[in-house]
RNA sequence: CCCGCUAAAGGGCAAACCCGUCGAAAGGCGGGGGCGCAAAGCCACGGGCCUAAAUCCCGAAGGAUAAGGCAGCCGGGUUGCCGGG
Numbered sequence: 001c002c003c004g005c006u007a008a009a010g011g012g013c014a015a016a017c018c019c020g021u022c023g024a025a026a027g028g029c030g031g032g033g034g035c036g037c038a039a040a041g042c043c044a045c046g047g048g049c050c051u052a053a054a055u056c057c058c059g060a061a062g063g064a065u066a067a068g069g070c071a072g073c074c075g076g077g078u079u080g081c082c083g084g085g
Stems, first nucleotide, its partner, number of pairs: 002085002012037002017032006035072001041078003045075003048070003055064003
């Protein structure tokens, strides 16, 4: 410098669910928990998915819509511990 395809050690993260809290919701954050994860670190750039407060349509019921989310859906970008080849 390259690789993350097989091994080890130290560790790391934390799904469902429960409690608290923020939010219209999706969901986020904190605590418990532990299904899993070698980038399950970070970035909504492309695709996808979730929600629909405001707005628009509508007589109503309802419908459309992201400026809100998901990085643990896939791709891409970016940073990186340990050691192996």